[in-house]
RNA sequence: CUUAUCCAGAGUGGCUGAGGGAACAGGCCCGUCGAAGCCACAGCAACCAGGCGUCCUACAGACGCGCCCAGGUGCUACUUCCUGCCCGAUGAACCGGGAGAGAUAAG
Repeated sequence: CUUAUCCAGAGUGGCUGAGGGAACAGGCCCGUCGAAGCCACAGCAACCAGGCGUCCUACAGACGCGCCCAGGUGCUACUUCCUGCCCGAUGAACCGGGAGAGAUAAG
C1' cells in the first nucleotide's frame, strides 16, 4: 500500500503500584475492593495454515461453498466506549448511511 472484518464471544493467579479506555478535543466510564505493564495458566474466536466433503456434463484440479481441527497470529470492561468530517431527516435532540482515523488478519 491492497483486500476482508470490526453491535458476537472469552479471566483467574503472581509480581508491581497509579493510572487507563490508540493520539488530540469534548463526553461517558473503569481504577488502592488494585489501572497500565510483565509472567503463568485458562479461555474465546476462526483470518491464515492443515484435513474431509461438495458444485460447475465425465476424469483431474483450482476457485467457491460446507464441515472438522486448532499449528501461525489475534483477542478476553463498555459497539473500535461514544462523538468530531459529509449526506439524509428534524425546530432541536435522538436516529440512519457514508467517509476519515484506528485495530486485526492475509498478501

Notes:
A computed fold for a 107-nucleotide RNA from a soil metagenome, annotated as SAM riboswitch aptamer (S box leader).